[in-house]
Transfer RNA from a Bacilli bacterium, 76 nucleotides, folded computationally. RNAcentral records the identical sequence in 4 taxa. The coordinates come from a structure-prediction model, not an experiment, and the mean pLDDT is 81. The source organism's lineage runs through Bacteria, Bacillati, Bacillota and Bacilli. RNAcentral holds the sequence, with entries from ENA. Its Rfam family is "tRNA". It is annotated as a transfer RNA. Gene Ontology term of the family: triplet codon-amino acid adaptor activity.
RNA sequence: GCGCUGGUAGCUCAGUGGAUAGAGCAAUCGCCUCCUAAGCGGUAGGUCGGAGGUUUGAAUCCUCCCCAGUGCGCCA
Numbered sequence: 001g002c003g004c005u006g007g008u009a010g011c012u013c014a015g016u017g018g019a020u021a022g023a024g025c026a027a028u029c030g031c032c033u034c035c036u037a038a039g040c041g042g043u044a045g046g047u048c049g050g051a052g053g054u055u056u057g058a059a060u061c062c063u064c065c066c067c068a069g070u071g072c073g074c075c076a
Stems, first nucleotide, its partner, number of pairs: 001072007010025004018056001027043005049065005
C1' cells in the first nucleotide's frame, strides 16, 4: 500500500430500513431475612466511533476519516 472482520449502556453482546434502540452481568433503591448471601421487584445509565450523503424514515444502505484485530504485498 491492497483486502477482510469489528466499533451499540461500566463489561459481554443482540438488533441487516419503520414505532420511544434492547438483553444478561455490574451499579443503585426496595421487598424478603435476626444478619448476610441467594431470590423477587423497581430505577438510572446510549446523541449506536467521527463527518457527509441517499431516503418520507438510517444503528442498519453509500463515501471519506479514526481506532482495534487479521491476511497479503512492497522497501532495505